Model confidence (mean pLDDT): 80 of 100. The RNA shown here (transfer RNA) has 72 nucleotides and comes from a Candidatus Woesearchaeota archaeon. The sequence is in RNAcentral, with records from ENA. Rfam family: tRNA. Rfam classes the family as a transfer RNA. Rfam links the family to the GO term triplet codon-amino acid adaptor activity.
RNA sequence: GCGACGGUAGUCUAAUGGCUAGGAUCGCACCCUGCCACGGUGUGGAUGCGGGUUCGAAUCCCGCCCGUCGCA
Numbered sequence: 001g002c003g004a005c006g007g008u009a010g011u012c013u014a015a016u017g018g019c020u021a022g023g024a025u026c027g028c029a030c031c032c033u034g035c036c037a038c039g040g041u042g043u044g045g046a047u048g049c050g051g052g053u054u055c056g057a058a059u060c061c062c063g064c065c066c067g068u069c070g071c072a
Base pairs, nucleotide, nucleotide: 001071002070003069004068005067006066007065010025011024012023013022018055026044027043028042029041030040031039048064049063050062051061052060
């Protein structure tokens, strides 16, 4: 340099163009307990960046950035 795959919360992960971006873990508050742990309820936190297509984009297209793998 070329190609393939990928980038969603602190971490892991789901979402075939459409209903509030869902779940786990984590943090905080409360309940439970003599205390801790476990458990329960509530709550907080995310689509790498820019542009395009579309009534509507995490999803499709283009460029850029980052990561993994392959080729040279």